Predicted 3D model of a 72-nucleotide RNA (transfer RNA) from Spizellomyces punctatus DAOM BR117. Taxonomically the source falls in Spizellomyces punctatus (Eukaryota, Chytridiomycota, Spizellomycetaceae, Spizellomyces). Its Rfam family is "tRNA". It is annotated as a transfer RNA. Its mean pLDDT, the model's own confidence on a scale to 100, is 81.

RNA sequence: GGGCUUGUAGUGUAGUGGCUGCAUAUUCCCCUCCGGAGGGAAAGGUCCCAGGUUCGAUCCCUGGCUGGCUCG
Numbered sequence: 001g002g003g004c005u006u007g008u009a010g011u012g013u014a015g016u017g018g019c020u021g022c023a024u025a026u027u028c029c030c031c032u033c034c035g036g037a038g039g040g041a042a043a044g045g046u047c048c049c050a051g052g053u054u055c056g057a058u059c060c061c062u063g064g065c066u067g068g069c070u071c072g
Base pairs, nucleotide, nucleotide: 001071002070003069004068005067007065010024011023012022013021018055026042027041028040029039030038048064049063050062051061052060
């Protein structure tokens, strides 16, 4: 230098053109002799960045950035 691929909540992950979910962590409540175990609830996401297509983009297209794999 060429090709492929990854990016979503503090962390790890799912996701499909039409309300971004789960686990864990955090906070609160319940339970308990106590709670770091168990039960319930809440908050937390500009879905890497910039354009384009579309009525509508996390999703499709283009470019860029980042991590990984591979070829030379």